This is a predicted structure of a 136-nucleotide part of an RNA (small-subunit ribosomal RNA, 3' minor domain) from a Bacteroidota bacterium.
Its Rfam family is "Bacterial small subunit ribosomal RNA".

Context: one part of a larger RNA
């Protein structure tokens, strides 16, 4: 490269990361029940010992090992959202000049998009003429 400019948005196509989502499939800790080996300690009439004691039995805890419903916290998941990014796609033209309906905000309906309409603000709107302040 200067209106033959710029520029938005759907929507197509590629990659990327993420949100949801019937489930699914791991993970560490707890909780609660149940179960419970060794072993300490406690009790103990029957065996054994004259005793001391000792088997045996019974008990408490208890490692492990089951069941149970939470919670936490990861992978994956048809489908689904919307984001970002990509020389030369579609469809329009909203925005920048009064961009040809001035633009904006905030809202409410509507419509392929972009947007439009309605109320209610704003000037960061053009143009002429006055008025009032300020610098030279």
């Nucleotide at each position: 490269c200067a209106c033959c400019g710029c520029c938005c948005g759907u929507c197509a196509a590629g990659c990327c990361a993420u949100g949801g989502a019937a489930g699914u499939u791991g993970g560490g800790g707890g909780u609660a029940c149940c179960u419970g080996a060794a072993g300490u300690c406690c009790g103990u009439a029957a065996c054994c010992g004259u005793a001391a004691g000792g088997a045996g039995c019974g008990g408490c805890c208890u490692a492990g090992g089951g069941u149970a419903a939470a919670a936490c916290u990861g992978g994956u998941g048809a489908c689904u959202g919307g984001g970002g990014c990509u020389a030369a796609g579609u469809c329009g033209u909203a925005a920048c000049a009064a961009g040809g309906u001035a633009g904006c905000c905030g809202u409410a309906c509507c419509g392929g998009a972009a947007g439009g309409u309605g109320c209610g603000g704003c000037u960061g709107g053009a143009a002429c003429a006055c008025c009032u302040c300020c610098u030279u």
Background: Its mean pLDDT, the model's own confidence on a scale to 100, is 81.